[in-house]
């Protein structure tokens, strides 16, 4: 240089499920200035999702030992507008391993 893996970094994609209920700060409007309303913070309640992390069964790989293992289940956690996050995938560069 080339091709296979992993993996930092940047740039694109990138699902599910409450506009539920109650509480109600800030903020906005109303207004007789007494208050009164709306409201995705915040709490607290039911409900629902699975693609961060985590656990659990297992096809299956590997087996001398030690091991490895889903997008299945589970829902601690996390999430359920929008914004962020988000497994994974692609493309750039990069460092490593390995083969020829």
């Nucleotide at each position: 240089g080339a091709c296979a893996c992993a993996u930092c970094a940047g740039c694109g994609g990138g699902a599910g499920a409450g506009u539920u209920c109650g509480u109600g700060a800030a903020g906005c409007c109303c207004c007789u200035c007494g208050g009164g309303g709306c409201c995705a913070a915040u709490c607290g309640a039911c409900g629902c999702c699975g693609a961060a992390g985590g656990a659990g069964c297992a096809a299956c790989c590997a087996c001398c030992c030690c091991g490895g293992a889903a997008a299945c289940u589970c829902u601690c956690a996390g999430g359920c507008a929008a914004a962020u996050g988000g497994a994974c995938c692609g493309c750039u560069u990069g460092u490593g391993u390995g083969u020829a």